The RNA shown here (SAM riboswitch aptamer (S box leader)) has 103 nucleotides and comes from Pedobacter chinensis.
It was read from a public genome assembly, where an Rfam model found it.
The coordinates come from a structure-prediction model, not an experiment, and the mean pLDDT is 81.

RNA sequence: UGCUUAUUAAGAAAGACGGAGGGAUUAGACCCAACGAAGUCUUAGCAACCUGUGCCAACAAGGUGCUAAAUUCUAUUCUGCAAAUAGCAGGAACAGAUAAGUU
Numbered sequence: 001u002g003c004u005u006a007u008u009a010a011g012a013a014a015g016a017c018g019g020a021g022g023g024a025u026u027a028g029a030c031c032c033a034a035c036g037a038a039g040u041c042u043u044a045g046c047a048a049c050c051u052g053u054g055c056c057a058a059c060a061a062g063g064u065g066c067u068a069a070a071u072u073c074u075a076u077u078c079u080g081c082a083a084a085u086a087g088c089a090g091g092a093a094c095a096g097a098u099a100a101g102u103u
Stems, first nucleotide, its partner, number of pairs: 002102007013043005021032003026075004044067003049063003052059002071095001076092006
């Protein structure tokens, strides 16, 4: 880097440095941000994928991960409502993220 499987509407923030962007990418919408964005560090927390303990339930020590908004929403396709467009509701797919395995 690619592939496979699982999950993806739950949950959980303060401080210091920093100094203008950020919410994955493209487009649109919407939102966060000088009452301080990204990033780095410290501390705290959430969670339970792997490991560990345990008969199970469970626990949370270790390896990751995460701590605005559903993965912020929409995009492709199918179904239903609608005469039709717009629109609304639901399912699936694509893409992304994380974990475990594998190359």